Model confidence (mean pLDDT): 82 of 100. Predicted 3D model of a 74-nucleotide RNA (transfer RNA). Rfam family: tRNA. Gene Ontology term of the family: triplet codon-amino acid adaptor activity. The sequence is in RNAcentral, with records from ENA and Rfam.
RNA sequence: GGGCCCAUAGGGUAGCCUGGAUAUCCUUGGGGACUUCGGAUCCCCAGACCCGGGUUCGAAUCCCGGUGGGUCCG
Numbered sequence: 001g002g003g004c005c006c007a008u009a010g011g012g013u014a015g016c017c018u019g020g021a022u023a024u025c026c027u028u029g030g031g032g033a034c035u036u037c038g039g040a041u042c043c044c045c046a047g048a049c050c051c052g053g054g055u056u057c058g059a060a061u062c063c064c065g066g067u068g069g070g071u072c073c074g
Base pairs, nucleotide, nucleotide: 001073002072003071004070005069006068007067010027011026012025020057028046029045030044031043032042033041050066051065052064053063054062
């Protein structure tokens, strides 16, 4: 220098190929129920699409560029 892959709550993860309205689940945090207390269980709440631009009625998803990481080639 070139090819490919990855980036989503504090941590992990699905959704992306095939665009659709309030982004999934687990864990964590807060509150509550239950319990003599705690644990376990159940309920409610908070929290995320790496950055910029484009296409579109509509983008986590498609296109372009950038950043960071991984891997292979030279």